[in-house]
The prediction has a mean pLDDT of 83. A computed fold for a 1514-nucleotide RNA from an uncultured bacterium, annotated as small-subunit ribosomal RNA. Rfam family: Bacterial small subunit ribosomal RNA. Gene Ontology terms of the family: structural constituent of ribosome and ribosome. RNAcentral holds the sequence, with entries from ENA.
């Protein structure tokens, strides 16, 4: 110090989340030691038991017992009784004094009677303590204890009698005390304070103990007395504390805006230590509040603590200061101090005792118990230390405190070993099977000894007090004695605790876990699981290869702890003082006026409250920080310093701000001049148009729409002419224009009102700016009352459209729109940009003024526009009219939804407006820009895409494939284009994967190891459907005789699987698409994603080429290079060819005939190499590229035709059944063998084809012309037979040699438009061939039969030339064939294309977008289901506070005749005021709950539509 998360990616805004530190913590797992701290945060809930406040005999009276010793008596000689002494003037109780108001606990209440800080007290008090004075005299009467006694269960209460005091009380004295009066001085805020002096009045006391005998008395010694100490009384002062008052600070809510009757003040009293409405009587009517009164909620406050760079934020445990409280409420008493935690009285609730009459109690002291709770300890030891109370002291008391115990609750420290050690052991895990890793880790060897354990030693904390002694001082005439002492010495005192610490012994021995390992965030693999189980702080993992779940191995982090949860601060500049924003992300009020408030021009003088500087006081201690020191270190502790930003007092400064006074003119304003303007409001006037009415002309339609209809019209419409009525709005001018604060304002004229601008001059003299509340204005719609109503027109009606159409369109049409008056108060009231002032480059247009020169410009002021530099901005953009740079003031924002909703308040006649939440829920919502994709957006272009044509499909029959159905099985896959005569280029068995049945456990390959046999093999027989099983026979080689080779059998490993996953894959393929695109390097632009290049202008089949150009180049594609074909040349010449030449043979034909041979290379052909075509030439157009020409030439002309060739990528496209392959699954079966069946089923639907429906034809006869290709298990000639398929026989050919080979065409005849001499399905019969076998289920032949069908609906397919159409031929597979299919070959051989509006697909540019799984997208609302929180609600129920009235304990105070008291003082009693509590009543407020009800949120696959995003189809 940052990081993750919105997007396909980017920048920004913005929220959520994480990493850090901390805690009185809790929980989970684990746990060796020590030191120092800390430990009911919840029920201020209830408490058993013990202890926590007593002490003093040196204030006082009285005063035991047990026990021991002794004596006496009785006698049961060891007991009882009596008595003396000690115990003992002790215990316990009482009177009295002091203390109990401290210490300790808790935080309920309290938002101020508190706390903090600084002051005031001239408005006060103070026991004990210290210092300084004065005094301490003389008397009196009681009373507890005690004794006796009464009542009561008890607690307790009473009566009679006795007694003491430092208890109580009378008198005296008394001032520097208090008060009154008088005089003087000082200070003063003029209220008073203070000092001095005089007079008068009032008020005291208590003794105890020790010592002494100088004086007096008794004459020992003691008492009076003296003396010492401690007390007592009264003053003055101090110290320390307490009370009261004041300034400032001190939580949240305005959905709490008005509150207060002792209230505010006065006069006079009362009360208090003390001022005061603190209380009372009377009088007056005040006091507080937007600088937040009153009310509500919450809360002890502070020093500090945690966090933070700081400013801040949160907090207020332990320690310390203050406050409040003590079961709840009230009250007083005592006292120096209380309205009193371990005191009292009363009331209430609760608990306990009870004899039922009545009593007792208060752990928020220390332990402890129950309860509550996630959760918090021992019913310990000691007063040794420190401190406190009492005491003269010893001493006593002290759950304060010091210690120990429990708890990893926290902080700090230590340890669990160190060195060496590679056979890199065993084992685990992983593995590409080679190895890697745990890992020098272990073992082994060599050492050390902290902690723990054992044994032994062993502190400091202790100094006082006291005792003894020495010394000093006092007392005394003096010693002694006594007393005192901060002097010296010795002795005595330790809970912790035999603790800390030290030494020794032995021994690596007793001592490591927890979390995490997808990113953030350090750390990775295997197995299991399979959107299951689960994880998760956020993003998110998991649907068969999970580094994210669970386990393991390994690793990372911390470590006696580690994680989780909760909470706080931080990060968060995410409330922004330091330190944010507001055009589009959340956010400028609709607009003005203006109050409070805030801010404010120039000069002079004065003041000093703000400001600044110095000084002083204070800011407790502890803590933080610094330095030093003590525990072995540290934590911890001690000492000192610094800090404490604050407050107060005081001394100064006078610039700034302020205040006061004076002045100024530039800010602001006023008068005069001038022109411009839809500025406002009022009255009047005008023409055009619509509609209606009247009349004329006139006739059948008009109107309306995409098309129609509703509607109007023969009762005369529409159209047209004339006249009239009425309302509303004002064409042209007109604008990028003008005016107004905004809303808004438009015919013309008149008068009235207002504002701005303008030039010059004069005047006022800061009068200014902004503005919370307030007030005024405020479009449209709406509301009220009354008018008006031509047109338009919500609602409504009808007609259309539509699946529907409560809409869009059409015909009508009422409120309304208009006027007057009054409400409403909102708008995308927008420039989505608050007002004012100042400053900051320019260009250009325009409106209204002014000035100058003088006719066209220039300058200036005020507006309205466009562009642009700097600057700003997330960008797009803004830019003197700022969104730039500054200043002042106001409004507003703080994630999305819930929600501008609910409740409350307020305004309104209502509609509704203003103000304005929460629960809950999500991890986003959003802005700008980028690249794509898309659009029922635009532009340009292409394609058999349309159009123009030709021929088909869709109708029929059949073939074939598919779906569906059926079946034991009808194996599987392909299934929009891109499946469906597809895998399959050939299912009778086989194939075959499916079904039924029968078998095998290895059929086949390979190898290893072990065992076994001498075979193996071949032949035959039996059973069987076969496979197979059983039986019989037969028979090897080498040898060192052990055995081996070979083959077989058995076992194990290994195999096998057309089983699954094409969504794990390779390879291959389809499609967009043979479309023209897809990218890169460097440079440049941009914060960036990205852009540029690749865009633009042309051109092309083409990102083809040219020009232009912040781009310059390049790559994959295009084209070309390759093959076939069209022309020619050369070479070569068998099996091809034969023009010409020669020879032989044949003949109903003697030849221009046929066959053969020699020979030839001319031609055809074959197959190798070349040539040729490049817009090269010409003309036109053009800068060029290029285009055009029935141009020339040429076999071919503008890519000549065809093929091969398929960019980056898309479709998780297809294929695990072609092959290969990861993973999973089966292993007497999902493997394998065999027989039979099935894949060929058949109501039906679809695709692809064949044959047809006929005369451009069928049939019969005759006659021609190909090319590719194939052939020995083959193609087959010839001959013979058969109607034929074919058969028999024979021949050639392993092929340019032999064989297979055309049909349409052409010639002639016939049929004559019909279900036919068309068509051939179907069926019967008879055959042929292949094959082990044609039943399911082959092809072909012959005879017979002769179905549908007469050109095919919507719709749809192919094709642009040797093409379509049509005709046949060959071939792969193959025994044969269901082939009408596939792949090739040749023969004959057309028509049409104006053109690109439209359909489909595609390319480029541009535009919009809320899409990015990308329009088959996204997304809205109702309804239905579940869950959640919430509003309303008849009511039900609870709480706190207030008001009125009634009642009213204790208690203070007041009053008081009877009774007590000798009178008295006083008391009892009675009465009164106040009052806790209780009751009654009516309201308000805040909660809980509530049938029903309202909306809201959330929830993989519900319903209905399609509102929004593209012009989203209005």
């Nucleotide at each position: 110090a940052g990081a993750g998360u919105u997007u396909g990616a980017u920048c920004c805004u913005g929220g959520c989340u994480c990493a850090g530190a901390a805690u009185g913590a809790a929980c989970g797992c684990u746990g060796g030691c020590g030191g120092c701290g800390u430990g009911c945060u919840u029920a201020a809930c209830a408490c058993a038991u013990g202890c926590a406040a007593g002490u003093c005999g040196c204030a006082c009276g009285a005063g035991a017992a047990a026990g021991c010793c002794g004596a006496a008596a009785g006698c049961u000689u060891g007991c009882u009784u009596u008595u003396g002494g000690c115990g003992a003037g002790u215990a316990a109780a009482g009177u009295g004094g002091c203390g109990c108001a401290c210490g300790g606990g808790u935080g309920a209440g309290u938002a101020a009677g508190g706390c903090g800080u600084g002051g005031a007290u001239a408005a006060u008090c103070u026991g004990c303590c210290u210092u300084c004075g004065a005094g301490u005299c003389c008397g009196g009467g009681a009373u507890a204890a005690c004794a006796c006694u009464u009542c009561g269960a008890a607690a307790g209460a009473g009566g009679u009698g006795c007694u003491a005091a430092u208890a109580c009380u009378g008198g005296a004295u008394g001032a520097c005390a208090u008060c009154a009066c008088g005089g003087g001085g000082a200070c003063u805020c003029c209220g008073g304070u203070u000092u001095u002096u005089g007079u008068g009045a009032u008020c005291a006391a208590a003794g105890a103990u020790g010592g002494c005998c100088u004086c007096u008395g008794c004459a020992u010694g003691c008492a009076a007395g003296c003396u010492a100490u401690c007390g007592c009384u009264u003053g003055a002062a101090g110290a320390a504390g307490a009370g009261u008052c004041c300034g400032c600070g001190u939580a949240c809510c305005a959905u709490u805006a008005g509150c207060c009757a002792g209230u505010u003040g006065g006069c006079g009293g009362g009360g208090u230590a003390a001022g005061g409405g603190c209380c009372c009587a009377c009088c007056a009517a005040g006091g507080c509040g937007a600088c937040g009164a009153u009310g509500g909620u919450u809360a002890g406050c502070u020093g500090g603590u945690c966090u933070g760079a700081g400013a801040g934020g949160a907090u207020g445990a332990u320690c310390a200061g203050c406050c409040a409280c003590a079961c709840u409420g009230g009250c007083a008493c005592u006292g120096a101090c209380a309205c009193a935690c371990g005191g009292g009285c009363c009331a209430g609730a609760c608990u306990c005792c009870u004899a039922c009459g009545g009593g007792a109690g208060g752990c928020a002291g220390c332990a402890g118990u129950g309860a509550g709770g996630a959760a918090u300890u021992u019913u310990g030891c000691g007063c040794a230390a420190u401190g406190g109370g009492g005491g003269a002291a010893a001493c006593c008391c002290u759950g304060a405190c010091g210690c120990a115990g429990c708890a990893a609750c926290g902080c700090c420290g230590c340890g669990u070993g160190a060195g060496u050690g590679a056979a890199g052991a065993a084992g685990g895990c992983c593995u590409u099977c080679g190895g890697g890793u745990c890992g020098u880790a272990a073992a082994g060897c060599u050492c050390u000894g902290u902690c723990a354990a054992g044994u032994g030693g062993g502190a400091a904390g202790a100094a006082c007090c006291c005792u003894u002694u020495c010394g000093u001082g006092g007392u005394u005439a003096a010693c002694a004695g006594c007393c005192a002492c901060a002097g010296g010495a010795a002795g005595c005192u330790g809970a912790c605790g035999g603790u800390a610490c030290c030494a020794c012994u032995g021994a690596a021995g007793g001592a490591a876990g927890c979390a995490c390992c997808g990113g953030c965030u350090a750390a990775c693999u295997c197995c299991g699981u399979g959107c299951c189980a689960g994880c998760a702080g956020c993003c998110g993992c998991g649907g068969u290869a999970a580094u994210a779940c669970g386990g393991a191995g390994g690793g990372u982090g911390c470590a006696a702890g580690c994680g989780u949860u909760a909470u706080u601060c931080g990060g968060a500049a995410u409330u922004a003082c330091u330190g944010g924003g507001c055009g589009u992300a959340a956010a400028g009020g609709g607009c003005g006026u203006g109050u409070a408030g805030g801010c404010g021009g120039u000069c002079u003088u004065a003041c000093c409250g703000g400001u600044c500087a110095g000084a002083u006081g204070u800011g407790a201690a502890a803590g933080c920080c610094c330095a030093g020191g003590g525990c072995u270190c540290a934590a911890c502790c001690c000492u000192g310093g610094a800090c404490g930003u604050g407050c107060a007092u005081u001394u100064g400064a006078a610039a700034c701000a302020g205040u006061a006074a004076g002045a100024c003119u530039u800010g602001a304003g006023u008068a005069c001049u001038g022109g411009a303007g839809a500025g406002g409001a009022a009255a009047g006037c005008g023409g055009a148009a619509u509609u209606c009415c009247u009349g004329g002309u006139g006739u059948a339609g008009a109107g309306g729409u995409g098309a129609a209809a509703u509607u109007c019209g023969u009762a005369g419409a529409u159209a047209u002419c004339a006249g009239g009525a009425g309302g509303a709005a004002c064409a042209c001018c007109g604008a990028u224009g003008g005016c107004g604060a905004a809303g808004g304002c438009a015919g013309c004229u008149u008068a009235c009102c207002a504002a701005a601008c303008u030039a010059g001059c004069a005047c006022u003299g800061a009068c200014g700016c902004u503005c919370a509340g307030g007030c005024a204005c405020g479009a449209a719609a709406g509301c009220g009352u009354g008018g008006g109503u031509a047109g338009c027109c919500a609602a409504c009606a009808g007609g259309a459209u539509u699946a529907g159409a409560u809409a869009c369109c059409c015909u009508g049409g009422u409120a309304g729109u208009c006027c007057a008056c009054g409400c409403c108060g909102u708008a995308a009231a927008c420039g989505u940009u608050g007002a004012u002032c100042a400053c900051u480059c320019g260009u250009u247009g325009u409106u209204g003024g002014c000035a100058a020169u003088a006719u066209a410009u220039c300058g200036u002021c005020a507006g309205c526009g466009a562009c642009u530099c700097a600057g700003c901005a997330a960008a797009a953009g803004c830019u003197u009219u700022a969104a730039g740079u500054g200043a002042u003031c106001c409004a507003c924002c703080u994630g999305g939804g819930g929600a501008g909703u609910a409740c409350g308040a307020u305004c309104g006649c209502a509609a509704g407006g203003u103000u304005g939440a929460a629960a809950c829920u999500c991890a986003a919502a959003g802005g700008a820009a980028u690249u794509g994709a898309c659009g029922g957006g635009g532009g340009c272009c292409c394609g058999c895409a349309c159009a123009a044509g030709c021929g088909g499909a869709g109708g029929a029959g059949c073939a074939u494939g598919u779906g569906g159905u059926u079946u034991a099985a009808u194996u599987c896959g392909a299934u929009g284009a891109u499946a469906c005569g597809c895998g399959a280029g050939g299912a009778a068995c086989c194939u075959u994967a499916c079904c039924c049945g029968g078998g095998c456990u290895u059929a086949a390959a390979u190898g290893u190891a072990g065992g076994u046999u001498g075979c193996a093999u071949u032949u035959c027989c039996g059973u069987g459907a076969a496979a197979a099983c059983g039986g019989a026979a037969u028979u090897u080689c080498c040898u060192u005789c052990g055995g081996g080779a070979c083959c077989g059998c058995c076992u194990a490993c290994a195999a096998g699987g057309u089983g699954c996953u094409g969504c794990a894959u390779g390879g291959u393929u389809g499609u967009c698409g043979u479309c023209a695109g897809c990218u890169c390097g460097u440079g440049c632009c941009g914060u960036g994603a990205g852009g540029u290049g690749u865009c633009g202008g042309g051109u092309u089949a083409a990102g083809u080429c040219c020009c232009a150009u912040a781009a310059c180049g390049a790559g994959c594609g295009c084209a070309a290079c390759c093959c076939c074909u069209a022309u020619c040349u050369u070479u070569a010449g068998u099996u091809g060819c034969c023009a010409g030449u020669c020879c032989c043979g044949g003949c109903c034909u003697a030849g221009u005939c046929c066959g053969g041979g020699a020979g030839g290379g001319a031609c055809u052909c074959u197959a190798a190499a070349g040539a040729a075509a490049c817009u090269g030439c010409c003309c036109g157009c053009g800068c060029a590229a290029g285009c055009g020409g029935u141009g020339a030439g040429g076999a071919a002309g503008g890519u000549g035709g065809g093929g091969a060739u398929g960019a980056c990528g898309u479709c998780a496209a297809a294929u695990c059944a072609g092959c290969a392959c990861g993973g999973c699954c089966c292993u007497u079966a999902u493997g394998u063998c065999c027989g039979g069946g099935g894949c060929u089923a058949c109501a039906c639907a679809c695709g692809u084809g064949c044959u047809a429906c006929a005369a451009u034809g069928g049939c019969c006869g005759g006659u021609a012309c190909a090319g590719u290709g194939g052939g020995c298990a083959g193609c087959u000639u010839g001959u013979g037979c058969g109607c034929g398929a074919g058969c028999a026989u024979u021949u050639g050919c392993u092929a340019a040699u032999c064989c297979c080979u055309a049909a349409a065409a052409c010639c002639g005849g016939u049929c004559u438009c019909a279900g036919u001499c068309c068509g051939g399905a179907u069926u019967g019969g008879a055959g042929u061939c292949u094959g082990c076998a044609a039943c399911c289920c082959g092809a072909c032949u012959c005879c017979a039969u002769g179905a549908a069908g007469c050109u095919g609906g919507a719709u749809u397919c192919g094709c642009u030339a040797g093409u379509a159409a049509u005709c046949g031929c060959a071939u792969a597979u193959c025994a044969g064939c269901c082939a009408u299919g596939g792949u090739g070959c040749g023969g004959u051989g057309a028509a049409u294309a104006c053109g690109u509006u439209c359909c489909c697909g595609g390319g480029c540019c541009u535009u919009g977008u809320a899409c990015a799984c990308a329009c088959c997208g996204c997304c809205c609302g109702u309804c239905a289901a579940g869950c959640c929180a919430u509003g309303g609600a008849a009511g039900c129920u609870g709480g706190g506070g207030g008001u009125a009235c009634c009642u009213g304990a204790a208690g203070u105070c007041c009053g008081u005749a009877a009774c007590c008291g000798u009178u008295a003082a006083g008391g009892a009693g009675c009465g009164g005021c106040c009052u806790a509590g209780g009751g009654u009543a009516a309201a308000a407020c805040c909660g809980g709950u509530g049938a029903c009800u309202g909306g809201g949120g959330c929830u993989a696959a519900g319903u209905c539509g399609u509102a929004a995003c593209a012009a989203g189809g209005u």